Small-subunit ribosomal RNA from Algoriphagus machipongonensis, 1522 nucleotides, folded computationally. RNAcentral holds the sequence, with entries from Rfam. The source organism's lineage runs through Bacteria, Pseudomonadati, Bacteroidota, Cytophagales and Algoriphagus. It matches the Rfam family "Bacterial small subunit ribosomal RNA". Rfam links the family to the GO terms ribosome and structural constituent of ribosome.
RNA sequence: ACAAUGGAGAGUUUGAUCCUGGCUCAGGAUGAACGCUAGCGGCAGGCCUAAUACAUGCAAGUCGAACGAGAUUUAAGACUUCGGUUUUAAUGAAAGUGGCGCACGGGUGCGUAACGCGUAUGCAACCUACCCUAUACAGGGGGAUAGCCCGGAGAAAUCUGGAUUAAUACCCCAUAGCACUGUGACGAGGCAUUUUGUUACAGUUAAAGAUUCAUCGGUAUAGGAUGGGCAUGCGUCUGAUUAGCUAGUUGGGGGUGUAACGGACCACCAAGGCGACGAUCAGUAGGGGUUCUGAGAGGAAGGUCCCCCACACUGGCACUGAGAUACGGGCCAGACUCCUACGGGAGGCAGCAGUAGGGAAUAUUGGGCAAUGGACGAGAGUCUGACCCAGCCAUGCCGCGUGCAGGAAGACGGCGUUCUGCGUUGUAAACUGCUUUUAUACGGGAAGAAAAGGCCCAUGCGUGGGACAUUGCCGGUACCGUAUGAAUAAGCACCGGCUAACUCCGUGCCAGCAGCCGCGGUAAUACGGAGGGUGCAAGCGUUGUCCGGAUUUAUUGGGUUUAAAGGGUGCGUAGGCGGCUAUUUAAGUCAGUGGUGAAAGACUCCGGCUCAACCGGGGCAGUGCCAUUGAUACUGGAUAGCUUGAGUAUUGGAGGGGUACAUGGAAUUGAUGGUGUAGCGGUGAAAUGCAUAGAUACCAUCAGGAACACCGAUAGCGAAGGCAUUGUACUGGCCAGUAACUGACGCUGAUGCACGAAAGCAUGGGGAGCGAACAGGAUUAGAUACCCUGGUAGUCCAUGCCGUAAACGAUGAUUACUCGCUGUUAUGCCUUUAUGGUGUAGCGGCCAAGCGAAAGCGUUAAGUAAUCCACCUGGGGAGUACGCUCGCAAGAGUGAAACUCAAAGGAAUUGACGGGGGUCCGCACAAGCGGUGGAGCAUGUGGUUUAAUUCGAUGAUACGCGAGGAACCUUACCUGGGCUAGAAUGUGAGGGAAUGAUUUGGAGACAGAUCAGUCAGCAAUGACCCGAAACAAGGUGCUGCAUGGCCGUCGUCAGCUCGUGCCGUGAGGUGUUGGGUUAAGUCCCGCAACGAGCGCAACCCCUAUGUUCAGUUGCCAGCACGUAAUGGUGGGGACUCUGGACAGACUGCCUGCGCAAGCAGAGAGGAAGGAGGGGACGACGUCAGGUCAUCAUGGCCCUUACGCCCAGGGCGACACACGUGCUACAAUGGCGCAUACAGCGGGUCGCGAACCGGUAACGGUGAGCCAACCUCUAAAAGUGCGUCUCAGUUCGGAUCGGGGUCUGCAACUCGACCCCGUGAAGCUGGAAUCGCUAGUAAUCGCGCAUCAGCCAUGGCGCGGUGAAUACGUUCCCGGACCUUGUACACACCGCCCGUCAAGCCAUGGAAGUCGGGUAGACCUGAAGACAGUAACCGUAAGGAGCUGUUUAGGGUAGAACCGGUAACUGGGGCUAAGUCGUAACAAGGUAGCCGUACCGGAAGGUGCGGCUGGAACACCUCCUUU
Repeated sequence: ACAAUGGAGAGUUUGAUCCUGGCUCAGGAUGAACGCUAGCGGCAGGCCUAAUACAUGCAAGUCGAACGAGAUUUAAGACUUCGGUUUUAAUGAAAGUGGCGCACGGGUGCGUAACGCGUAUGCAACCUACCCUAUACAGGGGGAUAGCCCGGAGAAAUCUGGAUUAAUACCCCAUAGCACUGUGACGAGGCAUUUUGUUACAGUUAAAGAUUCAUCGGUAUAGGAUGGGCAUGCGUCUGAUUAGCUAGUUGGGGGUGUAACGGACCACCAAGGCGACGAUCAGUAGGGGUUCUGAGAGGAAGGUCCCCCACACUGGCACUGAGAUACGGGCCAGACUCCUACGGGAGGCAGCAGUAGGGAAUAUUGGGCAAUGGACGAGAGUCUGACCCAGCCAUGCCGCGUGCAGGAAGACGGCGUUCUGCGUUGUAAACUGCUUUUAUACGGGAAGAAAAGGCCCAUGCGUGGGACAUUGCCGGUACCGUAUGAAUAAGCACCGGCUAACUCCGUGCCAGCAGCCGCGGUAAUACGGAGGGUGCAAGCGUUGUCCGGAUUUAUUGGGUUUAAAGGGUGCGUAGGCGGCUAUUUAAGUCAGUGGUGAAAGACUCCGGCUCAACCGGGGCAGUGCCAUUGAUACUGGAUAGCUUGAGUAUUGGAGGGGUACAUGGAAUUGAUGGUGUAGCGGUGAAAUGCAUAGAUACCAUCAGGAACACCGAUAGCGAAGGCAUUGUACUGGCCAGUAACUGACGCUGAUGCACGAAAGCAUGGGGAGCGAACAGGAUUAGAUACCCUGGUAGUCCAUGCCGUAAACGAUGAUUACUCGCUGUUAUGCCUUUAUGGUGUAGCGGCCAAGCGAAAGCGUUAAGUAAUCCACCUGGGGAGUACGCUCGCAAGAGUGAAACUCAAAGGAAUUGACGGGGGUCCGCACAAGCGGUGGAGCAUGUGGUUUAAUUCGAUGAUACGCGAGGAACCUUACCUGGGCUAGAAUGUGAGGGAAUGAUUUGGAGACAGAUCAGUCAGCAAUGACCCGAAACAAGGUGCUGCAUGGCCGUCGUCAGCUCGUGCCGUGAGGUGUUGGGUUAAGUCCCGCAACGAGCGCAACCCCUAUGUUCAGUUGCCAGCACGUAAUGGUGGGGACUCUGGACAGACUGCCUGCGCAAGCAGAGAGGAAGGAGGGGACGACGUCAGGUCAUCAUGGCCCUUACGCCCAGGGCGACACACGUGCUACAAUGGCGCAUACAGCGGGUCGCGAACCGGUAACGGUGAGCCAACCUCUAAAAGUGCGUCUCAGUUCGGAUCGGGGUCUGCAACUCGACCCCGUGAAGCUGGAAUCGCUAGUAAUCGCGCAUCAGCCAUGGCGCGGUGAAUACGUUCCCGGACCUUGUACACACCGCCCGUCAAGCCAUGGAAGUCGGGUAGACCUGAAGACAGUAACCGUAAGGAGCUGUUUAGGGUAGAACCGGUAACUGGGGCUAAGUCGUAACAAGGUAGCCGUACCGGAAGGUGCGGCUGGAACACCUCCUUU
């Protein structure tokens, strides 16, 4: 400077992430409805459904200044029978003739997809009453008719006969033109027919009066204005599962008709017209101005208001008229309603009210013509449900109010709470002061009204001026004032996230909520209530609908490798798009100008109601259409050229390109002959099968069909499908070079045409091998499969169909542009002839930029652009149904909906998993030793039983576990008896010493009695005991899925993480992977990582060796004493030992290997060697693992009991089943006698020597010892000697009988021990299964805890004796790391498919049945119109009647279409726990999938061809890096 005033997102797929994609929400709007609530006013709006049917009233009349006639009333007069009659004057009702109006105003939206509407034009093809302007005229005559009167018919509506009458009603004659018709002449113009001006001739048509004398009206013509009619361009919904439609159809010239053009209609002639730029048909719908929404572009709507159209019970028809095919006129038909005397009649609210009905739903049978407008009238005026007002309704918009200020004892109450303290409701209330909108009462009180009118004045006419008089439904309303007094006035929804707002109680997957995600199964901010809070407010929510958000139909502004989506491929029509130069044109395009785009609305400025809503005035806008003038870059048209796009020619070239006919060898099979003998074949293993009638094997010959090894290659050719022995013939395309020719001839390509693997179909051949179906054999729970033996169609050929595939690069065609490296095919050029350089056309690999959600693509694009075509729009239903086309069939193509879900999906990430791979470890297997499983017993568990058999633990990780001691107690269970502030503890008025003894009842708890006793202190009082009330109880009741703590397990496995940096949009990765090594994420090397933490290891303890120090209760070498003997004594510290300190082991040394870390060695040294042995020690976490019964603890529950006390019983039951053990089955043994050697520990309510008694358990007496002192304490296996001699035994000891001992208040249920007697099963243990790698297993005894005693064979320790084996890592189990696949993530105990069965839902087919609209055919045919016409009427014109045509309606028969319903039937969807299998996801256990064919309960299986969207292994090739 220019332009602009305008654009927000969120939730939901996953363990998490990015993307695609749908669903849902927040906003605005509404003619709304419903729920709860409600003080006032203003302005607006108010049957969206049944264009259903309507009672009642009103909605269109007016004019006496067009006409006749004249009821009634009044006045006067006359008459009078006093009832009344009559005359005159005034008044003038109802009805009638006539004029104008009734075609406006008002209603509705049925129909209509159309020149209906909108917009812009045209009429040289038209009309227009009333109004305005201009010109001219109005002379004479006639006959009727309604009414009235008199009759008739009829229930009525109404009809009819006779007589008589008027007019601005009707008719005739005259006059007449610039009017109309016809024929000419001249001029001007145009657009073909023709228009117009002047003029000539011939013909035709007019009139009305009224009167107050001012005027008003009448006739003709022209013009204007207004209103209409007709025509045309453009625009105007959905469906192609509607593709062909059309006979008055399209056109012609001629008629009819009309205001007017026209097939509008008629006769004749021609054969046209419309359609993919969507005709026809079907469905839906009044159109517009505008309204809502939206940033806009758009999308949706058309109520109120305005314009246009259509309709008026349904259908048809005309008449009148300026105008109608007429809402409140007519005729006919139909349906319906009403009246009826049954003969006939009447009616049309989609006018205003109102009624019924329908419905979720929409108002008063109001007032007034005062205003505005309309009809008539000269006017007064009359009429006006138009209109103006009022009433009802929160239906909407707008405005006002329900008070304001102060006020902390932070009141009471409520609610919460960590609980008597606090928080919140809350300055909220009370209380004090103030105000008075609103309300109530009283008072005042509008604007809307301008007049018209008659009167006066002025004026030629319109008209103007003046004074006078009259008029308000609303309404005594709005408004104003005074008084009173906070006085009369707040609700609704919500509070899990989106989305502002949180707690308590109740409930317990119930009741319920829910817009989406989702809440509720005992601690619910999600249900219901409450307190509190948030939002809006006389309203608030809910529901319906529309737009938005949704860039989710994408013009603005999307996509198609894998998410939905590229047609299987080519040729090519229409169409779309198109190279360079010049000239021209001006259609597109651009600019200027003019017209139009009604008003209202929108925007903006100003103004009026106190503001606002609302209303008034001005302006802008209205992106459009038409006309006109100009510009010419681009696009288009025309013309002329060009060569680079494209093609032709020519010279070379490569190739499994195609078709046909020939041709060759190997192999399989068969046949024949021969040799030869018992098997062959097949499999995981087998069997079926073949074979002594001679198979298999080997040799020779022959036959036949199919396919072509090597070459052979991520090599070649082809549009794709696809193509391979060799030769020949014919033939298509491609590439390189040359630059001779044509001169844009090009690209794409809807419909169309052609080609199109395999399977399949038809006909005829052929048939070796293979091989769906089928058969048999196996496998298996089954096996309609995988495996095996056979085997038909087929596979092959010819001809004709089919037309589909994972027809894939899941990537349409064409053109241009954009860094590089490298391999290869074909063929050129260059030279310095090389492993060279440089082109063109292909086929591959890896990368820059860029793109992409990522994976990836990357000159062969998925990059950057252009053109054209095809296709997509959530998943399922479904590529299904119906319809149509094609096909012999199979089927193919096209291709929905109802219903249902909130996802379905792509890529990548971390885990987990795999009957995936690699590496490694472990008593994991293997190699061994000993057991368990069989017996008897012990013990624990299940089950069963029971009054109770208390409770818990239940794969590994429960089962000699909690329990390291159940006769009572324990004890939690059962039965019975008792207590209720309770059995325990604290405070505690009061009382008493405490306490001891005796005694009564009772099973005991408990209750009571008697006696003794009288503490300390001077005292106060204190210690102890009893103890009312009260406050704190108590619970082994529930929840281990509310918890703490503790523990088990993976696992003593080597892992689990963090900071910073880097990579990735992100989840996340890297580090932690890799190469080595280790017991180890142990260490080393490398590396976008560098470091660190928790784990590993080490530090701690025991043990193995030594030194030193110390030396009693231990020790005793030397010295001495002593004994029958003994460290017994003195003494000693040497030794053993004890227990403090220290040393020692570190791959430190050597050799070899290795970069190093480290590994190896019967290495050295050493007590010990590579972690010496053992222990303690357990990462992040997993199993909602275990424990509320150790303890603690939230919540819930019980309170004369679910608490507490007591006695007895039970936890010990016993048909069974399992686990863990003990003892055995014997001679490596049993028994007897003799005899040797430990260590850890325990002991005063104890261990107890020794002696005595007893067969013994044990008892009696009792030394010593609070322990290196005394004691438990004898160790046992072992050793020596003897005996037994293979047996149910001198094995084994269960069971039972008897007698005892000990503990204890008490051994019946239910203790241990001793003695005598008894002497069961059992002779080494099925399938299966457990432990252990060295001082280990095995075997032997000893000690301790608990404990009065003990059910201990258990547990925890101690020492004695003391082995075997490990080739090795294929397999089983468990684990670690890396990698791979995945549809798993509650994580394979995962996920998931189909049939069948059950319930519910929508839907397809279907004999039939019901209904609807539409078209044609035939018959009939009202009113009306048109045409014709002799009889009747009329003087005539004409009419009636009759006939014909047309036509609404009715009828008949058939067909098509659409919809409803339906026995039966098909599949589909959904639904906590049904049945059968296991198809898919991992190599899913037979890789999967696509097409096709056959088969099978079902998933599915098999054959043929294809794909990788298959894992693993091996090899080859290529690429990258070193």